Glycine riboswitch aptamer from Polaribacter sp., 85 nucleotides, folded computationally. Model confidence (mean pLDDT): 78 of 100. Taxonomically the source falls in Polaribacter (Bacteria, Pseudomonadati, Flavobacteriia, Flavobacteriales). It was read from a public genome assembly, where an Rfam model found it. Its Rfam family is "Glycine riboswitch aptamer". About the family: This family represents the bacterial glycine riboswitch. Glycine riboswitches usually consist of two metabolite-binding aptamers domains with similar structures in tandem. The aptamers cooperatively bind glycine to regulate the expression of downstream genes.
RNA sequence: UAAUUUCAUACGGGAGAGUCUGUUAAAUCAGCACCGAAGGAGCAACGCCCAGGAAACUCUCAGGUAAAAGGACCGUAUGUAAAAU
Repeated sequence: UAAUUUCAUACGGGAGAGUCUGUUAAAUCAGCACCGAAGGAGCAACGCCCAGGAAACUCUCAGGUAAAAGGACCGUAUGUAAAAU
């Protein structure tokens, strides 16, 4: 100096499923149904077959099902750290 990766911050994008029923001052509470992309849990290969052990898969505890908010993840910028040339 150039590209890559990790992390942090800022900005932009960002899905699914109920405007259900009863009730309430209120999306308040209860019931039923439903969703996966915060978080959480489960396991395949591997393994001394024990422990351990991945995901956008599975579960749906939590969360969510008008808007808003949240939102995995993606992009850009800046900073930081690591390795290599």